[in-house]
RNA sequence: UGAGACGAUCGGGCAGUCGCCGCUAUUGAAUUAAUCGAUAGGGGAGGAAAGUCCGGGCUCCAAAGGGCAGGGUGCCAGAUAACGUCUGGGUAGCGAAAGCUAACAGCCAGUGCAGCAGAGAGUAUACCGCCGAUGGCCAAUCUUGUAUUGGAACAGGUAAGGGUGAAAGGGUGCGGUAAGAGCGCACCGCGCGGCUAGUAAUGGUUCGUGGCAUGGUAAACCUCACUCGGAGCAAGACCAAAUAGGUUCCUAUUGGCGCGGCCCGCGUUGGGAACGGGUAGGUUGCUUGAGCCUUAGAGUGAUUUAAGGCCUAGAUGAAUGAUUGCCGCCUUUCGAGGUGACAGAACCCGGCUUAUAGAUCGUCUCUUUUA
Numbered sequence: 001u002g003a004g005a006c007g008a009u010c011g012g013g014c015a016g017u018c019g020c021c022g023c024u025a026u027u028g029a030a031u032u033a034a035u036c037g038a039u040a041g042g043g044g045a046g047g048a049a050a051g052u053c054c055g056g057g058c059u060c061c062a063a064a065g066g067g068c069a070g071g072g073u074g075c076c077a078g079a080u081a082a083c084g085u086c087u088g089g090g091u092a093g094c095g096a097a098a099g100c101u102a103a104c105a106g107c108c109a110g111u112g113c114a115g116c117a118g119a120g121a122g123u124a125u126a127c128c129g130c131c132g133a134u135g136g137c138c139a140a141u142c143u144u145g146u147a148u149u150g151g152a153a154c155a156g157g158u159a160a161g162g163g164u165g166a167a168a169g170g171g172u173g174c175g176g177u178a179a180g181a182g183c184g185c186a187c188c189g190c191g192c193g194g195c196u197a198g199u200a201a202u203g204g205u206u207c208g209u210g211g212c213a214u215g216g217u218a219a220a221c222c223u224c225a226c227u228c229g230g231a232g233c234a235a236g237a238c239c240a241a242a243u244a245g246g247u248u249c250c251u252a253u254u255g256g257c258g259c260g261g262c263c264c265g266c267g268u269u270g271g272g273a274a275c276g277g278g279u280a281g282g283u284u285g286c287u288u289g290a291g292c293c294u295u296a297g298a299g300u301g302a303u304u305u306a307a308g309g310c311c312u313a314g315a316u317g318a319a320u321g322a323u324u325g326c327c328g329c330c331u332u333u334c335g336a337g338g339u340g341a342c343a344g345a346a347c348c349c350g351g352c353u354u355a356u357a358g359a360u361c362g363u364c365u366c367u368u369u370u371a
Base pairs, nucleotide, nucleotide: 002366003365004364005363006362007361008360009359010358012327013326014325015324016323017322018321020044021043023041024040025039026038027037028036029035046342050353051352053351054350055349056348057347058232059231060230061229065264066263067262068261070228071227072226073225074224075089076088077087078086079085090104091102092101093100094099105223106222110221111220112217113216127162128161129158130157131156134155135154137151138150139149140148141147142145170188171187172186173185174184175183189212190210191209192208193207194206195204196203197202236284237283238282239281246275247274248273249272250271251270255269256268257267258266291310292309293308294307295306296305297304298303328339329338330337331336
């Protein structure tokens, strides 16, 4: 100088005026549950509020359980209220590296699947090729013999070379053989058994032993370990008002009902269907929280402990806006103009995922040049 990796912050600030919504204090009027003003003071949409993918808090079923089926997760150890999240470590793969990714338990419990090709696809093989010692065939020679030499490649042997395929029964080398083959040996690899580091996963310039691979695939069925009630703020509670305490049918303690399915158990005593009628208004839940900030300690870290400080929307057909001035930033013909992206709360919180004009900062990797 250039390229890259990981992490974090901002995404306008201050003030005035007017408007909308909430709260607090004082006060006036009204009062049927829910009201309408005045004055003063304070507050009012995000890093994702999005997705609704996970986990909970809270509410109800509901008064106590057990099991089966079903679902979720899947290396080890931690964090957390909990999680499929996060932190650290291990292994495998990718990358030159910083780093990134992993749906990371089990194929010797069983079942299945791998088309075509190929000789053969699982206790799976001989197509081409190589050999043809030994047995056989043919020819020649001679010392006529269980002889010698040569030829071809029949029987037979082979799985090293080649081919097919995504995948073909460890790799390299040496010896050996008729030619070959862990057939034997050395090294590597693999299985088994020790020693050793580590809480563990796992590892070792480790020791011994065995010629040693009954292949692959489980986001195939399956097995194993751990774990799991359901529904949801339109949950639920209260108040006021109104109607028709309506009509008809079925069923009944051996039955029915009880908020995922089934069984046992427990509770309860009625349950179900059709037609028809009334209300759908208000209050609450509803914002003080597993809350936020600062400092110090512990820890590699996620996080946690202590002290101090702060209170930061609660709307309900849906408020959080407009305008002016100054400052900041960008552009400028120096007159002035612009201030952007993704995007807007609806019970709350912890995560994950997705979208995002641009600006800034930190750490690390590699590279160019200079000193």
Predicted 3D model of a 371-nucleotide RNA (Bacterial RNase P class A) from uncultured Thalassolituus sp. The sequence was found by an Rfam model in a public genome assembly. NCBI's taxonomy places the organism under Bacteria, Pseudomonadati, Pseudomonadota, Oceanospirillaceae, Thalassolituus. It matches the Rfam family "Bacterial RNase P class A". By type it is a ribozyme. From the family's description: Ribonuclease P (RNase P) is a ubiquitous endoribonuclease, found in archaea, bacteria and eukarya as well as chloroplasts and mitochondria.